[in-house]
Model confidence (mean pLDDT): 84 of 100. This is a predicted structure of a 74-nucleotide RNA (transfer RNA) from Infirmifilum uzonense. RNAcentral records the identical sequence in 3 taxa. The source organism's lineage runs through Archaea, Thermoproteati, Thermoprotei, Thermofilaceae and Infirmifilum. RNAcentral holds the sequence, with entries from ENA.
RNA sequence: GCCCCGGUAGCUCAGACUGGUGGAGCGUCGGCCUCGUAAGCCGAAGGUCCCGGGUUCAAAUCCCGGCCGGGGCU
Numbered sequence: 001g002c003c004c005c006g007g008u009a010g011c012u013c014a015g016a017c018u019g020g021u022g023g024a025g026c027g028u029c030g031g032c033c034u035c036g037u038a039a040g041c042c043g044a045a046g047g048u049c050c051c052g053g054g055u056u057c058a059a060a061u062c063c064c065g066g067c068c069g070g071g072g073c074u
Base pairs, nucleotide, nucleotide: 001073002072003071004070005069006068007067010026011025012024013023020057028044029043030042031041032040050066051065052064053063054062
């Protein structure tokens, strides 16, 4: 230098191919249960979807550029 994969909640990751309400598990907080705690059950909060631009009525998703991480080739 070129190619591929990845960047989404505090953490681990789906969702992207096929544009149309942003999700799960764990964690956190509250409640129920318990003599009390843990476990269990119920509920809630928590997101500029890496950054900038473009296309579109509408973008996490498509297009272009950039940054960061991993792998491969030379």